A computed fold for a 350-nucleotide part of an RNA from Thermomonas koreensis, annotated as small-subunit ribosomal RNA, central domain. The organism belongs to Thermomonas, within Bacteria. The full RNA is in RNAcentral, with records from ENA and SILVA. Model confidence (mean pLDDT): 88 of 100.
Context: one part of a larger RNA
RNA sequence: CUGGGCGUAAAGCGUGCGUAGGUGGUUUGUUAAGUCUGAUGUGAAAGCCCUGGGCUCAACCUGGGAAUGGCACUGGAUACUGGCAAGCUAGAGUGUGGCAGAGGGUAGUGAAAUUCCUGGUGUAGCAGUGAAAUGCGUAGAGAUCAGGAGGAACAUCCGUGGCGAAAGCGACUGCCUGGGCCAACACUGACACUGAGGCACGAAAGCGUGGGGAGCAAACAGGAUUAGAUACCCUGGUAGUCCACGCCCUAAACGAUGCGAACUGGAUGUUGGGUGCAAUUUGGCACGCAGUAUCGAAGCUAACGCGUUAAGUUCGCCGCCUGGGGAGUACGGUCGCAAGACUGAAACUC
Numbered sequence: 001c002u003g004g005g006c007g008u009a010a011a012g013c014g015u016g017c018g019u020a021g022g023u024g025g026u027u028u029g030u031u032a033a034g035u036c037u038g039a040u041g042u043g044a045a046a047g048c049c050c051u052g053g054g055c056u057c058a059a060c061c062u063g064g065g066a067a068u069g070g071c072a073c074u075g076g077a078u079a080c081u082g083g084c085a086a087g088c089u090a091g092a093g094u095g096u097g098g099c100a101g102a103g104g105g106u107a108g109u110g111a112a113a114u115u116c117c118u119g120g121u122g123u124a125g126c127a128g129u130g131a132a133a134u135g136c137g138u139a140g141a142g143a144u145c146a147g148g149a150g151g152a153a154c155a156u157c158c159g160u161g162g163c164g165a166a167a168g169c170g171a172c173u174g175c176c177u178g179g180g181c182c183a184a185c186a187c188u189g190a191c192a193c194u195g196a197g198g199c200a201c202g203a204a205a206g207c208g209u210g211g212g213g214a215g216c217a218a219a220c221a222g223g224a225u226u227a228g229a230u231a232c233c234c235u236g237g238u239a240g241u242c243c244a245c246g247c248c249c250u251a252a253a254c255g256a257u258g259c260g261a262a263c264u265g266g267a268u269g270u271u272g273g274g275u276g277c278a279a280u281u282u283g284g285c286a287c288g289c290a291g292u293a294u295c296g297a298a299g300c301u302a303a304c305g306c307g308u309u310a311a312g313u314u315c316g317c318c319g320c321c322u323g324g325g326g327a328g329u330a331c332g333g334u335c336g337c338a339a340g341a342c343u344g345a346a347a348c349u350c
Base pairs, nucleotide, nucleotide: 003322004321005320006319007304008303012318014201015200016199017198021194022193023192025088026087027086028085029084030083031082033081034080035077036076037075038074040072041071042070049065050064051063052062053061054060091191092188093187094186095185096184097182098181099180103177104176105175106174107173108172109171110154115149116148117147118146119145120144121143125136126135162169163168206247207246208245209244210243211242215241216240220236221235222234223233258317259316260315261314262313263312266295267294268293269292270291271290272289274287275286276285277284299306300305323350324349325348332343333342334341335340
């Protein structure tokens, strides 16, 4: 390389947008590049292979044939693929009317709770644990009442509920804004799918500058435990957690399952909208669309399990794997302020 694979054995890029490329609905005409077919030329000889002949045989020599995947040119065929032209509407998209939603951004507002401060009442404890101690408290704590400050997070509603490409998103209100679904019609007329490079987004932690700092809390300190205890437990506590701007670009970034399309029995729940039939009184029954779950025919699977949301049956495109360790290391390169990230070996060894 061919082949075989990628839920859990090695293997789906964290996610999207999209360039090149690859692939591409339906009808008619045309062309004849691919494709198919015929002829011609060429494809040296020797060798290999087949079949004869000559050395007594053989090796060896020699005649003939076949083969020489191919290339060029020429005549034809036109189903399929491609090119060109003209159409179509089933893919895709646009418009009109509705609908649901923690989708995103920004400004403002709110209540509960924690902490702190001030004042009142009030007196000896509080806190903490398996038990304690460190700690706080007669300079009046804890408890309780009133007022104030400040920061962060939004109980109940909350639901294998919803939205988003993923990361993720949950108090309320306004403004700006993206996407989706449904129904009926109208319009465009293949405008599509995938996507190497590329670009964008990307939890937490971390970094830079400036703010902020209630609670929590790496580091750190003390108290315990213990043989020891650089831990688990306790009392404190700084970065950080929060905001703005700029970086970092990694996760068990998981459904460990790439995206798109088609086909292939069912049952049940739930979310959004619709249609029909009942019922006009309290929300029924059926159908089918889009999501989201559970169970399961066939089928698949090493098994577990998957099963119209496929891991079934197929097609298109991309990514990736090829024994374990060495190693996601070294070196080089690119990126980064750094931390480091991405790309990514070999010797050796089993």